[in-house]
Context: one part of a larger RNA
RNA sequence: UGACGGGGGCCCGCACAAGCGGUGGAGCAUGUGGUUUAAUUCGAAGCAACGCGCAGAACCUUACCAGAUCUUGACAUGGGAAGUAUGGUUACCGGAGACGGUAUCCUUCAGUUCGGCUGGCUUCCGCACAGGUGCUGCAUGGCUGUCGUCAGCUCGUGUCGUGAGAUGUUGGGUUAAGUCCCGCAACGAGCGCAACCCCUAUCUUCAGUUGCCAAUCGGUUCGGCCGGGCACUCUGGAGAAACUGCCGAUGAUAAGCCGGAGGAAGGCGGGGAUGACGUCAAGUCCUCAUGGCCCUUAUGAGCUGGGCUACACACGUGCUACAAUGGCGGUGACAGAGGGCAGCGAGGGCGCGAGCCUGAGCAAAUCUCCAAAACUCGUCUCAGUUCGGAUUGUACUCUGCAACUCGAGUGCAUGAAGUCGGAAUCGCUAGUAAUCGCGGAUCAGCAUGCCGCGGUGAAUACGUUCCCGGGCCUUGUACA
Numbered sequence: 001u002g003a004c005g006g007g008g009g010c011c012c013g014c015a016c017a018a019g020c021g022g023u024g025g026a027g028c029a030u031g032u033g034g035u036u037u038a039a040u041u042c043g044a045a046g047c048a049a050c051g052c053g054c055a056g057a058a059c060c061u062u063a064c065c066a067g068a069u070c071u072u073g074a075c076a077u078g079g080g081a082a083g084u085a086u087g088g089u090u091a092c093c094g095g096a097g098a099c100g101g102u103a104u105c106c107u108u109c110a111g112u113u114c115g116g117c118u119g120g121c122u123u124c125c126g127c128a129c130a131g132g133u134g135c136u137g138c139a140u141g142g143c144u145g146u147c148g149u150c151a152g153c154u155c156g157u158g159u160c161g162u163g164a165g166a167u168g169u170u171g172g173g174u175u176a177a178g179u180c181c182c183g184c185a186a187c188g189a190g191c192g193c194a195a196c197c198c199c200u201a202u203c204u205u206c207a208g209u210u211g212c213c214a215a216u217c218g219g220u221u222c223g224g225c226c227g228g229g230c231a232c233u234c235u236g237g238a239g240a241a242a243c244u245g246c247c248g249a250u251g252a253u254a255a256g257c258c259g260g261a262g263g264a265a266g267g268c269g270g271g272g273a274u275g276a277c278g279u280c281a282a283g284u285c286c287u288c289a290u291g292g293c294c295c296u297u298a299u300g301a302g303c304u305g306g307g308c309u310a311c312a313c314a315c316g317u318g319c320u321a322c323a324a325u326g327g328c329g330g331u332g333a334c335a336g337a338g339g340g341c342a343g344c345g346a347g348g349g350c351g352c353g354a355g356c357c358u359g360a361g362c363a364a365a366u367c368u369c370c371a372a373a374a375c376u377c378g379u380c381u382c383a384g385u386u387c388g389g390a391u392u393g394u395a396c397u398c399u400g401c402a403a404c405u406c407g408a409g410u411g412c413a414u415g416a417a418g419u420c421g422g423a424a425u426c427g428c429u430a431g432u433a434a435u436c437g438c439g440g441a442u443c444a445g446c447a448u449g450c451c452g453c454g455g456u457g458a459a460u461a462c463g464u465u466c467c468c469g470g471g472c473c474u475u476g477u478a479c480a
Base pairs, nucleotide, nucleotide: 001480002479003477004476005475007474008473009472010471011470012469013468015464016463019428020427021426022425023424026320027319028318029317030316031315032314033313034311035310042053043052064306065305066304067303069301070300073129077128078127079125080124081123082122083121084120087106088105090103091102092101093100094099109119110118111117131295132294134293135292136291140289141288142284143283144282145280147278152191153190154189155188156187157186158167159166160165171182172181173180197272198271199270200269202240203239204238205237206236207235208234211230212229217227218226219225243266246260247259248258250256322421326380327379328378329377330376338369339368340367343362344361347358348357349356350355387418392413393412394411395410396409397408398407434456435455436454437453438452439451440450
């Protein structure tokens, strides 16, 4: 100087407390451990691994296993030789396929001295080499997590100290903040904080192929549907607005804090992006790059089938429930944000339904995907039930060469556990929790996951003694 203390003081955080809803019990989904296996590819490991890499394993992916193949190679550059482009459709033969062989049809570049001569392309030869998701994240770059959006981390000059170092950065107040004020052997400065950026809340203005009968109308198959018009809503450009600016109280006459006015909004208005010096030899050599080591007829490459989907069990994260604030049936209203041409698909018809047939419109503020809970009427009357839907049988639908291993969905039948969950444990302070549906990426198909969007919409916070984490000052130390 740090680190640590079941030392002290001050302060903060959904840290506790006060509340609301969960997890832990059940069934299923998903990840992991373990076990099994020819293989169940690899990585991630307290918080900060475990719906994580994977924004989507039937083949492919795919790295794993079995079998059967290739060896200058699936891909790149260089040399020599031969051909002249070359590439593809269809059919046949052998084969599981890769691959090999035959036939047919279409196509056949540029320059040119018209010579395969040159570029290019194909095949063959041999050598340099290619190739490796092989090892080392404890050799590395880059990227990322975490403490933590915590308020800290430092420097120059000066001063003090033999020196390590100190001072500044401590102190009195204050703040979300090393934020600001005052004081002070310090005076300044940098990286952080804040602000500048984006979204959102109010208004003005500009613009009007969305919105509007609002106003005068006219037409109307009564739908802003049409003519017409931009007032409003909205859209998207420009601007205004909030700064403790004003008033009072308080404070040290300061910084500030408390109350009030006005205001759409008040003291950081709400949300996002933004992550200092560093810590964990944290994570990643399987995104990529890269040193070293290793393989080179194989640890490389193409293929068929299998596996990553196994199942006595254990854990994490979720979904659905156990019901009456509910289930079922009827009526039936209101979003936002996104996507759409190998696409979204209205409308009409068929089917109990998944869906099928046809197909208007739309490269989309124009067409389309497109709400549910709520409300209201009826029924059920507390039961393993008209709760719950696992499991299984059967018949289908869709995607796709192909749903056996191993997809999703639908109808009928079946109708398991489960009556609110031990010890323990998690999230959340407001348009939040809870609850309801919708969209998107990935994607042929497959979502209870992820990322977004809106609808309905609470309760509680006395307080900081205690648990956890953190900041500043101080003290002790046999620790560095």

Predicted 3D model of a 480-nucleotide part of an RNA (small-subunit ribosomal RNA, 3' major domain) from an uncultured prokaryote. Its Rfam family is "Bacterial small subunit ribosomal RNA". The full RNA is in RNAcentral, with records from ENA.